[in-house]
């Protein structure tokens, strides 16, 4: 900037793994020793950073309908209501990795 109307965006959570931080253990340098530096391992390490729901939570914007007001009409503004329902693999994807993320309101089922 444009699009969308079982719309879009953002925050949080269920959940997720291990880049980074931290934790625990070990090795190493120094030291009487501890702390500290560096390296290695562990996510079956509670955590912080990070990822994160179509079918989870709240909100904002938008949309639809009705009304009110301004108004020649269009158009714009404000208010109210609505924005329903939703069982669901396997395989695959990702510059940390994995996942209810994406594929996907998919394949299927009723």
């Nucleotide at each position: 900037a444009a699009a969308a109307a079982a719309g879009c965006u953002g925050u949080c959570u269920a959940g997720g793994g291990u880049u980074c931080c931290g934790u625990u253990g070990g090795u190493u340098g120094u030291u009487u020793g501890u702390c500290c530096u560096a390296c290695c391992a562990a996510g079956u390490c509670u955590g912080g950073u990070c990822c994160g729901a179509g079918a989870g939570a709240g909100a904002g914007c938008g949309u639809a309908u009705a009304g009110c007001a301004g108004c020649a009409c269009u158009c714009c503004g404000c208010u109210a209501u609505a924005u329903a329902c939703a069982c669901g693999g396997a395989a695959g994807g990702a510059a940390a990795a994995a996942a209810g993320c994406c594929u996907g309101g998919g394949a299927g089922a009723u």

Guanidine-I riboswitch aptamer from Metabacillus harenarius, 110 nucleotides, folded computationally. RNAcentral holds the sequence, with entries from Rfam and Ribocentre. Rfam family: Guanidine-I riboswitch aptamer. Rfam's curators write: This family represents a conserved RNA structure found upstream of the ykkC and yxkD genes in Bacillus subtilis and related genes in other bacteria. The function of this family is unclear although it has been suggested that it may function to switch on efflux pumps and detoxification systems in response to harmful environmental molecules.